Predicted 3D model of RNase P RNA and transfer RNA as a complex of 381 nucleotides.
[in-house]
RNA sequence: AAAGCAGGUCGCCUUAUCGCAUCUUAGUUUUAAGAUGAGGAAAGUCCGAACACCAAAGUGUAAGCAUAGUGGUUAACAGCCACCAGUCGUGAGGCUAGGAAAAGUGCAACAGAAAGUAUGUACAGGUCAUGCUGUAGUGAAACCAGGUAAACUCUAUGUGGUGCAAUCUCAUGUAAAUUAACGUUUGAACGUACACGCGUGAUGUUAAAGGGUAGAGAGCUAGAGUGUUAUGGUAACAUAACAUGUAGAUAAAUGAUAAGGGCUCUUUUUAAGAGUACAGAAUUCGGCUUAUAGAUCUGCUUUUUUU
RNA sequence: GGUCCUAUAACUCAGCUGGUUAGAGUAUCUGACUCAUAAUCAGAAAGUCCCUGGUUCGAGCCCAGGUGGGACCA
Numbered sequence: 001a002a003a004g005c006a007g008g009u010c011g012c013c014u015u016a017u018c019g020c021a022u023c024u025u026a027g028u029u030u031u032a033a034g035a036u037g038a039g040g041a042a043a044g045u046c047c048g049a050a051c052a053c054c055a056a057a058g059u060g061u062a063a064g065c066a067u068a069g070u071g072g073u074u075a076a077c078a079g080c081c082a083c084c085a086g087u088c089g090u091g092a093g094g095c096u097a098g099g100a101a102a103a104g105u106g107c108a109a110c111a112g113a114a115a116g117u118a119u120g121u122a123c124a125g126g127u128c129a130u131g132c133u134g135u136a137g138u139g140a141a142a143c144c145a146g147g148u149a150a151a152c153u154c155u156a157u158g159u160g161g162u163g164c165a166a167u168c169u170c171a172u173g174u175a176a177a178u179u180a181a182c183g184u185u186u187g188a189a190c191g192u193a194c195a196c197g198c199g200u201g202a203u204g205u206u207a208a209a210g211g212g213u214a215g216a217g218a219g220c221u222a223g224a225g226u227g228u229u230a231u232g233g234u235a236a237c238a239u240a241a242c243a244u245g246u247a248g249a250u251a252a253a254u255g256a257u258a259a260g261g262g263c264u265c266u267u268u269u270u271a272a273g274a275g276u277a278c279a280g281a282a283u284u285c286g287g288c289u290u291a292u293a294g295a296u297c298u299g300c301u302u303u304u305u306u307u
Numbered sequence: 308g309g310u311c312c313u314a315u316a317a318c319u320c321a322g323c324u325g326g327u328u329a330g331a332g333u334a335u336c337u338g339a340c341u342c343a344u345a346a347u348c349a350g351a352a353a354g355u356c357c358c359u360g361g362u363u364c365g366a367g368c369c370c371a372g373g374u375g376g377g378a379c380c381a
Base pairs, nucleotide, nucleotide: 001303002302003301004300005299006298007297008296009295010294012261013260014259015258016257017256018255020037021036022035023034024033025032026031039278043289044288046287047286048285049284050283051163052162053161054160058196059195060194061193064159065158066157067156068155069083070082071081072080073079084098085096086095087094088093099154100153104152105151106148107147116144121136122135123134124133125132167218168217169216170215178208179207180206181205182204183203189200190199191198225244226243227242228241229240230239231238232237262276263275264274265273266272267271308380309379310378311377312376313375314374317333318332319331320330326364335351336350337349338348339347357373358372359371360370361369
């Protein structure tokens, strides 16, 4: 210098005017002033929790579901860290659904003599005799206690269900009605897999055509919070001190215009034009995955050249 | 906001425990029949099995992630 690997940070800025949402204070019926107002993924909803309800969340089954090297970390996890093993790469490094095939069942097209119960092919060698030995050929695999568990299964561990449209309060309005089929005090049905237990106790299930409401408040944002420093630990992470106050809408605010600047690209280069990523809160956290123009920092590798 | 389902030819659907070259009907095209058209008969073409990876000797099928479409919950 070129080409790469791993990890981190930022991810347009400033001013003015006009607007929007929430809160506070005035004012008092819709005005004024002030403060605050998207993200690293707010996304996918893939895991794990908090929280709420399901009478209690009890016992059992291990049916179903999930996970799978070893150790650690955490509120918890399928996450993260370290190490081992395998595999890919010249390398820095990347990836791994990585328990068990000696419990059992299944599967293997075509080719091939033969595909799992060896009815053992050709050639050569050997033996008293025998696929007893070697080579060849087909195939992903040819006798090996073979392969395959992202086939069933077995082992170990874990696991009650539903999600803020949970749930509670107030207000408004109604049809526990009608029709058809089936079941039911000989106990239906329900209590969110099944059984037991406990409990409720007369209507239930399916279909058809319909009636009513769709307003307000709480849940709602101080939480396993965020940042810095120190200490312990290889690390994930933990502990302590200090600092900090940081959206809460309901069809849904976070915007528009103008001027200036930064960056990138193009051209006819004292200038002009175009562009400035992915995307956008909705109960809240910890992770994972996916999308992302460009800028920048740290550590490291390979190759070539020079000293 | 939450919970599920689904994607195969132009359209509607099959595809069995993963096996060689993925089928059927409608539509399209060509030919036959007819004076001509329809119907009928014969034949043909039409597929990135939504996309990208993985498992496997081998994937439409199994697994993971993404994309599109649809349904339900006060």
Rfam match: Bacterial RNase P class A. Rfam's curators write: Ribonuclease P (RNase P) is a ubiquitous endoribonuclease, found in archaea, bacteria and eukarya as well as chloroplasts and mitochondria. The prediction has a mean pLDDT of 77.